[in-house]
RNA sequence: UACUUAUCAAGAAAGGCAGAGGGAUAUGGCCCUGUGAAGCCUUGGCAACCCUUACAGUUAACUCAACUGUAAUGAAGGUGCCAACUCCUCCCGCUUAUGAGCGGGAAGAUAAGUC
Numbered sequence: 001u002a003c004u005u006a007u008c009a010a011g012a013a014a015g016g017c018a019g020a021g022g023g024a025u026a027u028g029g030c031c032c033u034g035u036g037a038a039g040c041c042u043u044g045g046c047a048a049c050c051c052u053u054a055c056a057g058u059u060a061a062c063u064c065a066a067c068u069g070u071a072a073u074g075a076a077g078g079u080g081c082c083a084a085c086u087c088c089u090c091c092c093g094c095u096u097a098u099g100a101g102c103g104g105g106a107a108g109a110u111a112a113g114u115c
Stems, first nucleotide, its partner, number of pairs: 002114007013043005021032003028088002044082003049078002051074001052072008086107001090105007
């Protein structure tokens, strides 16, 4: 970098340095921001993907082990995250009737795995 699978309505910020941008990209909107953006550092926290523990099942002659599922009044470790639904948008369908709502897709993010 590419592919596969799962999730994306919840949750969780203070301090220091710095000094003007930021909210992935494109269009348009709407927001955040000198009452201090991005970035870096420290500390704290959220969550539960990997993980940990327990139980059940499958494979296996048996054990070990592996895999699958469920639960946790589990969080030591690997990631991730800590404004706004993934801020909204774009395409298709449906509902409702101008304001929107719902479902799916695309794109994106994160995790685990594969080459």

Model confidence (mean pLDDT): 77 of 100. SAM riboswitch aptamer (S box leader) from a Chitinophagaceae bacterium, 115 nucleotides, folded computationally.